[in-house]
This is a predicted complex of two RNAs, RNase P RNA and transfer RNA, with 440 nucleotides together.

RNA sequence: GAAGUGGACCAGGCAACCGCGGAAUCCCAAAAAAAGGGAUUCUGAGGAAAGUCCGAACACCACAGGGCAGGGUGCUGGGUAACACCCAGUCAGGGUGACCUGAAGGAAAGUGCCACAGAAAAUAUACCGCCUAAUCCCUAAUUGGGAUUGGGUAAGGGUGAAAAGGUGAGGUAAGAGCUCACCAGCAGGUAGGUGACUACCUGGCUUGGCAAACCCCACCCGGUGCAAGGCCAAAUAGGAGGGGUUGAGGUGGCCCGCCGACCCUCGGGUUGGCCGCUUAAGGUGAUGAGUAAUCAUCACCUUAGAUAGAUGGUUGCCACCCCACGAAGUGGGGGACAGAAUUCGGCUUAUGGUCCACUUCCUCU
RNA sequence: UCCUCGGUAGCUCAACGGUAGAGCGGCCGGCUGUUAACCGGCGGGUUGCAGGUUCGAAUCCUGCCCGAGGAGCCA
Numbered sequence: 001g002a003a004g005u006g007g008a009c010c011a012g013g014c015a016a017c018c019g020c021g022g023a024a025u026c027c028c029a030a031a032a033a034a035a036g037g038g039a040u041u042c043u044g045a046g047g048a049a050a051g052u053c054c055g056a057a058c059a060c061c062a063c064a065g066g067g068c069a070g071g072g073u074g075c076u077g078g079g080u081a082a083c084a085c086c087c088a089g090u091c092a093g094g095g096u097g098a099c100c101u102g103a104a105g106g107a108a109a110g111u112g113c114c115a116c117a118g119a120a121a122a123u124a125u126a127c128c129g130c131c132u133a134a135u136c137c138c139u140a141a142u143u144g145g146g147a148u149u150g151g152g153u154a155a156g157g158g159u160g161a162a163a164a165g166g167u168g169a170g171g172u173a174a175g176a177g178c179u180c181a182c183c184a185g186c187a188g189g190u191a192g193g194u195g196a197c198u199a200c201c202u203g204g205c206u207u208g209g210c211a212a213a214c215c216c217c218a219c220c221c222g223g224u225g226c227a228a229g230g231c232c233a234a235a236u237a238g239g240a241g242g243g244g245u246u247g248a249g250g251u252g253g254c255c256c257g258c259c260g261a262c263c264c265u266c267g268g269g270u271u272g273g274c275c276g277c278u279u280a281a282g283g284u285g286a287u288g289a290g291u292a293a294u295c296a297u298c299a300c301c302u303u304a305g306a307u308a309g310a311u312g313g314u315u316g317c318c319a320c321c322c323c324a325c326g327a328a329g330u331g332g333g334g335g336a337c338a339g340a341a342u343u344c345g346g347c348u349u350a351u352g353g354u355c356c357a358c359u360u361c362c363u364c365u
Numbered sequence: 366u367c368c369u370c371g372g373u374a375g376c377u378c379a380a381c382g383g384u385a386g387a388g389c390g391g392c393c394g395g396c397u398g399u400u401a402a403c404c405g406g407c408g409g410g411u412u413g414c415a416g417g418u419u420c421g422a423a424u425c426c427u428g429c430c431c432g433a434g435g436a437g438c439c440a
Stems, first nucleotide, its partner, number of pairs: 001361010012318007020044009046337001050348002053346005058225004065256004070221005075089005090104001091102004105216002110214002112210003127157002129153010165183006184206001186203007229275004239266005249259002268439002282301008320334006366436007375389004383420001391407005413429005
């Protein structure tokens, strides 16, 4: 210098003026309250507020109960309110490397699938080849060559994504874990580790792949979502039809159980207000425990609550980046993704920049 | 705000994990004096996008993108 890997942080700052939402206090303002208007002070988006993909809180329905069905998760240990999240490790895979990725239980419980090609795709099988027996033919020939039928053989050929452990030696009529050595795998034992697992020893010789196919095993899961749910006010046709205590409905895929009088359709009215609503698994700092995620203790702080939806605009200075002018400096231009809606913990996706640590290669000293 | 579905040719839809097709439309040729109808032929696809599982993915799984639908209160 080039190309990368991992992590942390920021999301321009200050001031003036105008405008919008919220809170407190005061005034109009009276006995009080509500609504309205005005003044002052304070305050007003994010790291993802997003996608709504997971997990919860909260609310209602039994205090969410039993069974079936269904769904989810799936190496080990730990963290957490909980998780499909996080941390630490194991194993496997990728990368020269820093490092990254993994839905990573079971295929000897059962069922199913493996197109085409190929002899055969899972109870192994015999197309070519190799060996051998019988019969026949050629030949001078018991050697040799050929044909037919039977038997043995998975070493060799060819097919395929995948071929019944791999390589080598012995052995054999030819071959074969038939025997042996090494390697892979399986079972048992010993040692280490909480464990996943690892190392070593012994044994007999062996078991295709797919479970993000059905399924089996272990664990978890009731449903609906703030338009949950509670209260107040306004308005009307307190109407019509049907069903219902022989059980409607709550209740959701079904059954049981529980509660126990209303429910459905049509028609009519309204498109208002308050609570829920932001003090919470909250934040910041210090100390301690822990490899870490995280936890404990102490101190301090309060930080948007709109409802068709406020959080904006202009100007000046400074900071950053780019361009032009020979420098100081001057002039011009620029600033990503995006926008709270019940609230948290995560994941994923979008996106501008700064810093730190590390890796590989090249060049120079 | 919350919840639920869908995406295949120009349009409407098919397709057990094993060569992506049908109808209509388009283009070319034939028939006809000409057009339509009819007959024959042809082209047209990153199966919304990107990853993963698998020998193999439109199909199975995950994440994005786009589109559609539903849910208010009173009595």
Annotation:
It holds a member of the Rfam family "Bacterial RNase P class A". It is annotated as a ribozyme. The prediction has a mean pLDDT of 78.